[in-house]
Context: one part of a larger RNA
RNA sequence: UUAGGUGUAAAGUGUCUAUAUGUGGCUUUUUAAAUCCGCCGUCAAAUCUCAGGGCUCAACUUUGGAUAGGUGGUGGAGAGUACCAAGCUAGAGUAUGGUAGGGGUAGAGGGAAUUUUCGGUGGAAUGAUGAAAUGCAUAGAGAUUGAAAAGAACACCAACGGCGAAAGCACUCUGCUGGGCCAACACUAACACCAAGAGACAAAAGCUAGAGGAGUGAAUGGGAUUAGAUACCCUAGUAGUCCUAGCCGUAAACAAUGGAUACUAGGCACUAUUCGUAUCAACCCAUGCAGUGCUAUAGCUAAUGCGUCGAAUAUCCCACCUAGGGAGUACGUUCAUAAGAAUGAAACUC
Numbered sequence: 001u002u003a004g005g006u007g008u009a010a011a012g013u014g015u016c017u018a019u020a021u022g023u024g025g026c027u028u029u030u031u032a033a034a035u036c037c038g039c040c041g042u043c044a045a046a047u048c049u050c051a052g053g054g055c056u057c058a059a060c061u062u063u064g065g066a067u068a069g070g071u072g073g074u075g076g077a078g079a080g081u082a083c084c085a086a087g088c089u090a091g092a093g094u095a096u097g098g099u100a101g102g103g104g105u106a107g108a109g110g111g112a113a114u115u116u117u118c119g120g121u122g123g124a125a126u127g128a129u130g131a132a133a134u135g136c137a138u139a140g141a142g143a144u145u146g147a148a149a150a151g152a153a154c155a156c157c158a159a160c161g162g163c164g165a166a167a168g169c170a171c172u173c174u175g176c177u178g179g180g181c182c183a184a185c186a187c188u189a190a191c192a193c194c195a196a197g198a199g200a201c202a203a204a205a206g207c208u209a210g211a212g213g214a215g216u217g218a219a220u221g222g223g224a225u226u227a228g229a230u231a232c233c234c235u236a237g238u239a240g241u242c243c244u245a246g247c248c249g250u251a252a253a254c255a256a257u258g259g260a261u262a263c264u265a266g267g268c269a270c271u272a273u274u275c276g277u278a279u280c281a282a283c284c285c286a287u288g289c290a291g292u293g294c295u296a297u298a299g300c301u302a303a304u305g306c307g308u309c310g311a312a313u314a315u316c317c318c319a320c321c322u323a324g325g326g327a328g329u330a331c332g333u334u335c336a337u338a339a340g341a342a343u344g345a346a347a348c349u350c
Base pairs, nucleotide, nucleotide: 003322004321005320006319007304008303012318014201015200016199017198022193023192025088026087027086028085031082033081035077036076037075038074039073040072041071042070043069049065050064051063052062053061054060091191092188093187094186096183097182098181099180103177104176105175106174107173108172109171110154114150115149116148117147118146119145120144121143126135162169163168206247207246208245209244210243215241216240220236221235222234223233258317259316260315261314262313266295267294268293269292270291271290273288276285299306300305324349325348332343333342334341335340
């Protein structure tokens, strides 16, 4: 390379947008690039092969022939691909009317708890643990009560629930704003799918500068435990955690399952919505569509399991894998303030 694969054995980029390339709905027309058919030329000789000849045979040698295939020319065919032109509406999109939502962003407000400060009552412990000690407390702690301040997070509702491309999103209200779904069917008329390179977003930790600092808490001090204890436990506690403006660009970024389209038994439950039915009304019942789950047939799978949200059946495009270690290392390059990230071997070994 061919081929086979990628939930768990090696292997799906963290997610999205989109360029090139690749692939692409229905009907009719044109051309003949690919495609198919015929004919002609050519692919030296030798070699190989077939039928003969010559050395007594054979090896050897010699005469003649030939297919497949490649390539060029020429004549034709017109189904499919491609091209040209015209049309269509089932894909896609726009408009209209509804609708659910912790989608985003900015601002305002709220209560519980915690800690601290000040005041009252009170008077000896408190706190911690397996047990203790360090700690704190007569300079009045802990407890209780009144007032004030600060920062961070939002109990119940809460769900097998909702939204978002993913990361993620939840106290309440308001402004601005993105997307989805449903209905009817008005408009455009294939405008589509995927996506190398590229761009955007991207938890936590970390970095730079400035604010902030209640609780918690790497590092660190002390007390225990222990043979030791640079730990687990306790008591303190800095960075951080929070905010603003930038950077970093990684995670078991997981459903360990790339995206799109079509198709293939059911049953149960939930969410949003439509039509019908029902009703005083909300439900209930039945239908369609979109989603979220459980169970299960066919089928698939090494098994586990998956099973209309496929890991079934098919098509298209991208990414990735090819024994273990060495190694996600070295070197080089690019990016980054740095930490590091991306790309990414070999010797050797089994």